RNA sequence: CUUCUAUCCAGAGAGGCGGAGGGACCGGCCCGAUGAUGCCUCGGCAACCAAUCAGUGAUGAUAUGGUGCCAAUUCCGACAGUGGAUCUGGAAGAUAGAGG
Numbered sequence: 001c002u003u004c005u006a007u008c009c010a011g012a013g014a015g016g017c018g019g020a021g022g023g024a025c026c027g028g029c030c031c032g033a034u035g036a037u038g039c040c041u042c043g044g045c046a047a048c049c050a051a052u053c054a055g056u057g058a059u060g061a062u063a064u065g066g067u068g069c070c071a072a073u074u075c076c077g078a079c080a081g082u083g084g085a086u087c088u089g090g091a092a093g094a095u096a097g098a099g100g
Base pairs, nucleotide, nucleotide: 001100002099003098004097005096006095007094008093013042014041015040016039017038021031022030023029026077027076028075043070044069045068048066049065050064051062052061053060054059074092079089080088081087
């Protein structure tokens, strides 16, 4: 990078560095010098994989290890149903596991 499977309306912030854009892309709407985005430290959330424990089993528990995450539903829409949608499905994206 790519394929498959699963999930994406829940949850979880302080300090330091730094100094301008950021929220993937387009439109909207937001966040941002009362310092965002990002990086570091500590803290936390969750429970995908491993591990351990309980169970005949389905499964459940723990949170030790590997990830992930901690503004807004993946912030909303975008494409189709459809003329219009807050609805349904899909696409794209993100994360995990397995494979190439």